Model confidence (mean pLDDT): 87 of 100. Small-subunit ribosomal RNA, central domain from a Candidatus Parcubacteria bacterium, 352 nucleotides, folded computationally. It was read from a public genome assembly. The source organism's lineage runs through Bacteria, Bacteria candidate phyla and Candidatus Parcubacteria. Its Rfam family is "Bacterial small subunit ribosomal RNA". Its family is annotated with ribosome and structural constituent of ribosome in the Gene Ontology.
Context: one part of a larger RNA
């Protein structure tokens, strides 16, 4: 170097953006680098291969003979395929032009329910809570209820197998800035493309960190009150970190579809979202077709089964990432990053 694999048995990176390098549409010409023939030169012996023969009883093995092979060079020729070069293309990709969908991101403002307070009213004895209770809260006037006012968080109904984002994740309203996507038209470049290393950049749930601010509700830690043999717990009453804003940091997850990105190819049926053509109408709706998404059953066809199946887990092709008994162990050591917590890289001894 060569195998076989990677949804559930080990084994897709958490997600993108992008240098390096790998890999790449269609026609045409040059040139001859890979690349094929050809001849000639080498390749010490040993060694590979082929054929003969001898030596150990055979054979492995070992010797002696004949040939060849692989690899290195040199000079002709070939040119389909790859690379180069020049030259055109337009089906890939991107631009333009006209629509459209949408919790996609930031940033301001603003509503209304709820629940906490506050301060007035009416009111009186009780409330609350549980499987049953107590702790708890009330005559300093609770719980019920009406009414002003603060307060701080999340945003019912729509709401869906439904939308939108690269993943995390995103939902009142409204209005600004920014990205993306998707039909249609076919005006433009002309191959500009894929993919992407421990090689760098970014985002990156929740929890935790630093400083500051905020603080209704909820609620680890903590205190109680009850179960219980005991209850460092499941119930109940309180409660602070923290949940929230702002500014940095951390970088991790069952970051899951446990399914990497890209292009094509390959039966249907249905359900949905968003665009477009037709068909009909006064005009929408039905309906037909046809595009992007999302979701059911399913043929071939693939898996050990389980299932997977035009959104493949089918056929193929590029490119990247990762497994190679179990446990030690995601541990030690070294190194790097972080404020710390800790993160990334990541063994062996030894054992079964």
């Nucleotide at each position: 170097c060569u195998g076989g694999g990677c949804g559930u048995a080990a084994a897709g990176g958490g997600c993108g953006a992008g240098a390096a390098g790998g890999u790449g549409g269609u026609g045409a010409a040059a040139a001859a680098a890979g690349u094929u023939c050809u001849u000639c030169c080498u390749u010490a012996a040993a060694g590979c291969c082929u054929c003969u023969u001898g030596g150990c009883c055979c054979a492995a093995c070992c010797a002696a003979g004949a040939g060849g092979a692989a690899g290195g060079g040199a000079a002709g020729a070939a040119u389909a395929c790859u690379a180069u070069u020049u030259c055109a293309c337009u089906a890939g990709a991107g631009a333009c032009c006209g629509g459209c969908a949408g919790g996609a991101g930031c940033c301001a403002g603003c509503g209304g329910a709820a629940c906490g307070g506050u301060c007035g009213g009416u009111g009186u004895a009780g409330g609350g809570g549980u499987g049953a209770a107590a702790u708890c809260c009330g005559a300093a006037g609770a719980u019920a209820u009406c009414g002003a006012c603060c307060g701080g968080a999340a945003c019912g109904c729509c709401g869906a197998a439904g939308g939108c984002g690269a993943a995390g994740g995103c939902a009142g309203c409204u209005g600004g800035c920014u990205a993306g996507g998707u039909c249609g038209g076919u005006u433009c470049u002309g191959a500009c493309a894929c993919u992407g290393a421990u090689c760098u950049c970014g985002c990156g749930a929740a929890a935790g960190c630093u400083a500051g601010g905020g603080g209704c509700g909820c609620a680890a830690a903590c205190c109680g009150g009850a179960u219980u043999a005991g209850a460092u717990a499941c119930c109940c009453g309180g409660g602070u970190a923290g949940u929230c804003c702002u500014a940095g940091c951390u970088g991790u997850a069952a970051a899951c579809g446990a399914u990497g990105g890209a292009u094509g190819c390959u039966a249907a049926c249905u359900u949905u979202g968003g665009g477009g053509a037709g068909u009909u109408u006064c005009g929408a709706c039905c309906c037909u077709c046809u595009c992007c998404g999302a979701g059911g059953u399913a043929a071939a066809g693939c898996u050990a089964a389980c299932g997977c199946g035009u959104c493949a887990a089918g056929c193929a092709u590029c490119c990247c990432g990762c497994c190679u008994g179990g446990g030690g162990a995601g541990u030690a050591c070294g190194g790097u990053c972080g404020c710390a917590a800790g993160g990334c890289c990541g063994a062996a001894a030894c054992u079964c």